Model confidence (mean pLDDT): 83 of 100. A computed fold for a 695-nucleotide part of an RNA from a bacterium, annotated as large-subunit ribosomal RNA, domain II.
Context: one part of a larger RNA
C1' cells in the first nucleotide's frame, strides 16, 4: 500500500406522545406476598395501589361549582357532554461508559540503586622519561652568624608521555557497525586519580562540587496494578435502497461568544375557520425619509445704512464734538451648509376596508429535528482614506451554502435557467453567427485609421465627421507677392545715453490711398530688420466662436508578443443605429414511460381502505423530518429441495426488479438448505493517522 475479516445508537428502569396496534370499557389495572406446577417459565390468588370519573382555593374547606370581595355586585378558573385506562409496537427524554475510538493528568497499592547519584566496607591499578623543594655530607670564606660550591637526597592536586580515565575540534555515520558508534585531532594521566567485589539511601521519595541533572534506552516528579470503559463544550469516524417535504447561520440570556437554553425558520400528525393567508385595484389614514428650504437651532460669503455699543485718530483745559479701508450686534439685500435644523416635502411601505381573480395557504394544539463560523453581489447607510476580495447594519433582496445545465476563454456568490426517466424530433432564453467552434463573411445608413476595438485621469492638440452662431466676400475677402509704412520730432520727463521700442507721465496735430508718440526682432544710443494701416497683382470662399460623435498625446516592470482565449480582421470578423435570418441549455414543446398528490365516477371491501378510468397539480436537494421497502443470522410453524450432487465458489452468462435485489443457467464444490407466515436481533464498511492476518 493493497485484499480477506473485525469494527460504533445498546441495554435496563422510569417518564413523555391528540401516534401504530390490541384487550375492556354500566370504568380500566395489578404490585409484592402467597398456592400449584411438566419450575431462569407458566397458570390461579391478591383490589394495597395507580390513572379516569369535578372544579375552585395558599389553605382550612366548601362542591356544579369555587375563589376574590362587605356584597346576592363585578371579575378569575370552572360546570352546562365527554373519553377512559391496561399490554405491546415506534420515537423521544432522564438516569446509567449509553454511538464508537482517542488524552495530557489525578488517587492507591505495590516493584525497582545489576544502569545511574552518594556514601561505607574490603581489595586491585598507574610503560618510560624529565624537573630536582625540605634535608643531609663535605669543601672554601669568615671570629662568628651565615654566605658559596660540589655531592647525596627524591618532594609535588610538578611537566612530557602509554595503559587507563575523558570526550576539544572536524569529516564520515545519519533504513548506521551501534536506539550515540568509528577515524583524526584533542584533556587528565601519584590524584578532589581510576576501578572490582559486597552492601546504604525510594517516588507526597531518594541522590546530587546544581546540569532541573541521575534514579534500568523512562524523569518538572520512575515503573507495575488497581479506581476505569476517569473526563473531553474537543477532533476524527459511524455500516443496504427507494419515495415525499425541506431548513438555519436570525432574536434573547448565558464565567458567554468555535458551547448550550427559550424563540424564529423545516417536518409529521391532528382541529378549526373558510375571503383568515398571497396578489391585483379601489378608498381612507398615521408618519417626517428622499429632495427641498433657510422660519427656529447652530455655521457661513459679499455689501448698503441716516441705528446701537466698542476700539483708534485729530482738535479741545474740560465736559465734549468731528472722523473712521477697525470691530461686533441690529435692520435690508446677497453667496451657501447640517446625522442629532425644519416655514416645506415625496415615491415606496405600513395599516385598516371593500371589491375581484388566481393559487392553497394561513391560524391553533401535539410529536421530531437541525440550525445560532455564513459568503458574494445591488442598492441605502455606519466605520475606513467617500481604501480593501476590508468591517458593522439594513432589504421578509437576488444567488451559493443545499444548483447540476447554458453563456462570461478558465471563473461557489456575475448573466440565462432551474435537472421525475427516455428520443440520431421540434422552439427558445443568455449568448452569439471568417476559421478554431454551431449558426450571417447578412441587409441598410454612418464613423473610426488609433489594431482604436482588445486597460486608465486631470490636463494638452489647425486629427477627422456633424450640427449652431457670427464676421468679412465680385465696391474682390483670406493667404501669397510687388510697392508704400511719411511729417512736427530725438513729444515731454529720467538717464552718460534714452533718438517708436530701459522706465515715468501723456498719447496730440499734419500730409495722406495708408502708417501708432508705434507689434516683434536689434543698436552703447542712432542706424537696420519687422508689423499694425493702404494701393497693385491674383480670383472665390475665408476667418471667429460654441455644442456633439470617434479617435490622438498623456501611458513605466521584471524571459519575446502576454492588457481580443487563439489565429486572424481595417467600405471589419471595430463602433453607432435599424431590420431580417439562423445557432444556442437537462428551459419551453412533440411522443411515450414511472412516481407523489388531488378531483370524479365505477366496482370490491375486513369499512382502515383498495382497484380500474378520466381530468387537475407536482416530482434539484445538504442539516433534517415523514413514509415505503431489500438484505444477513437465529427462534417457532406449515410446505419443500438435495450423493441423479446442498451450501459455498467462478463467469463481460440469461432473465427480472423503480433499486436495495431476486430467478435460472454452465463449471466448480462435496453436505446440508430453501419458501411464506410471525417473532428476536451481535443484521449490512471504503474512510476512523482504525484493528488482526496475508502478500
Nucleotide at each position: 500500500g493493497u485484499c480477506u475479516g473485525c469494527g460504533a445508537g445498546u441495554u435496563a428502569u422510569u417518564u413523555u406522545g391528540a401516534c401504530u396496534g390490541g384487550g375492556c370499557u354500566c370504568g380500566g389495572u395489578u404490585a409484592a406476598g402467597c398456592c400449584g406446577u411438566u419450575c431462569u417459565g407458566c397458570g390461579g390468588u391478591g383490589g394495597a395501589g395507580c390513572c379516569a370519573u369535578a372544579g375552585c382555593g395558599a389553605a382550612a374547606g366548601c362542591g356544579a361549582g369555587u375563589c376574590u370581595g362587605a356584597a346576592u355586585a363585578g371579575g378569575g378558573c370552572g360546570u352546562u357532554u365527554u373519553c377512559g385506562u391496561c399490554c405491546a409496537g415506534c420515537a423521544a427524554a432522564a438516569u446509567a461508559g449509553a454511538c464508537c475510538c482517542g488524552a495530557a493528568a489525578c488517587c492507591a497499592g505495590g516493584u525497582g540503586a545489576u544502569c545511574u547519584a552518594u556514601c561505607c566496607a574490603u581489595g586491585a591499578g598507574c610503560a618510560g622519561g624529565u624537573u630536582g623543594a625540605a634535608c643531609c655530607u663535605c669543601g672554601u670564606a669568615g671570629a662568628a652568624a651565615u654566605a658559596c660550591g660540589a655531592g647525596g637526597g627524591g618532594a609535588g592536586g610538578a611537566c612530557c608521555g602509554a595503559a587507563c580515565c575523558g570526550g576539544u575540534g572536524a569529516g564520515c555515520g545519519c533504513u548506521g557497525c551501534a536506539a550515540a558508534g568509528c577515524u583524526c585531532u584533542c584533556g587528565g594521566a601519584u590524584g578532589a586519580c581510576u576501578u572490582g567485589u559486597g552492601g546504604u539511601u525510594a517516588g507526597a521519595g531518594g541522590u546530587u562540587a546544581u546540569a532541573c541533572g541521575c534514579c534500568a534506552a523512562u524523569c518538572g516528579a520512575a515503573c507495575c496494578u488497581g479506581g476505569a470503559a476517569a473526563u473531553a463544550g474537543c477532533u476524527g469516524g459511524u455500516u443496504c435502497u427507494c419515495u415525499u417535504c425541506g431548513a438555519a447561520a436570525c432574536a434573547a440570556c448565558u464565567a458567554u461568544u468555535g458551547g448550550g437554553u427559550u424563540g424564529g425558520c423545516c417536518u409529521c400528525g391532528g382541529u378549526c375557520u373558510u375571503g383568515u393567508c398571497a396578489c391585483a385595484u379601489a378608498u381612507a389614514g398615521a408618519g417626517g425619509u428622499a429632495g427641498a428650504g433657510c422660519u427656529c437651532u447652530g455655521a457661513u460669503u459679499g455689501g448698503a445704512u441716516a441705528g446701537u455699543g466698542g476700539g483708534g485718530a485729530a482738535c479741545g483745559u474740560g465736559a465734549g464734538u468731528u472722523c473712521u479701508a477697525c470691530u461686533a450686534c441690529a435692520u435690508c439685500c446677497u453667496c451657501u451648509c447640517a446625522a442629532a435644523c425644519u416655514u416645506c416635502a415625496a415615491a415606496u411601505g405600513c395599516u385598516a376596508u371593500a371589491u375581484g381573480u388566481u393559487g392553497u395557504a394561513a391560524a391553533c394544539c401535539g410529536g421530531g429535528a437541525g440550525u445560532u463560523a455564513g459568503u458574494a453581489c445591488a442598492c441605502g447607510g455606519g466605520a475606513g482614506a467617500u481604501a480593501a476580495g476590508u468591517u458593522c447594519c439594513g432589504u421578509c433582496g437576488u444567488a451559493c451554502a443545499a444548483a447540476a445545465g447554458g453563456g462570461a476563454a478558465a471563473c461557489a456568490a456575475c448573466c440565462c435557467c432551474c435537472a421525475u426517466c427516455a428520443u440520431c424530433a421540434g422552439c427558445u432564453a443568455a449568448g452569439g453567427u471568417c476559421c478554431c467552434u454551431a449558426a450571417a463573411u447578412a441587409u441598410a445608413u454612418a464613423c473610426u485609421a488609433a489594431g482604436u476595438g482588445g486597460g486608465a485621469a486631470a490636463g494638452g492638440a489647425g486629427g477627422u465627421a456633424g450640427g449652431g452662431u457670427u464676421u468679412c466676400u465680385a465696391a474682390u475677402a483670406c493667404a501669397g507677392c510687388c510697392a508704400g509704412g511719411a511729417g512736427g520730432u530725438u513729444u515731454g520727463c529720467u538717464u552718460a545715453g534714452a533718438g517708436g521700442c530701459a522706465g515715468c507721465c501723456a498719447u496730440c496735430c499734419u500730409u495722406u490711398a495708408a502708417a501708432g508718440a508705434g507689434u516683434g526682432c536689434g543698436u552703447a544710443a542712432c542706424a537696420g530688420c519687422u508689423c499694425a494701416c493702404u494701393g497693385g497683382u491674383c480670383u472665390a470662399g475665408a476667418g471667429a466662436u460654441c455644442c456633439u460623435g470617434c479617435a490622438c498625446c498623456u501611458a513605466u516592470a521584471a524571459u519575446u508578443c502576454a492588457a481580443c482565449g487563439g489565429g486572424g480582421c481595417u467600405c471589419a470578423a471595430g463602433u453607432a443605429u435599424a431590420u431580417u435570418a439562423c445557432c444556442g441549455a437537462a428551459g419551453c414543446u412533440a411522443u411515450g414511460g414511472g412516481c407523489u398528490u388531488u378531483u370524479g365516477u365505477a366496482c370490491u371491501u375486513u369499512c382502515g381502505a383498495g382497484u380500474a378510468c378520466a381530468g387537475g397539480a407536482g416530482c434539484g436537494g445538504u442539516a433534517g423530518g415523514a413514509g415505503a421497502g431489500c438484505u444477513u443470522u437465529g427462534u417457532a410453524u406449515u410446505c419443500g429441495c438435495a450423493g441423479u450432487g446442498a451450501a459455498g465458489g467462478u463467469g463481460u452468462a440469461a432473465c427480472u426488479g423503480u433499486a436495495a435485489g431476486g430467478u435460472u443457467u454452465a463449471c466448480u464444490g462435496g453436505a446440508g438448505u430453501g419458501a411464506a407466515u410471525a417473532c428476536a436481533a451481535g443484521u449490512g464498511a471504503g474512510a476512523a493517522u482504525g484493528c488482526a492476518g496475508a502478500c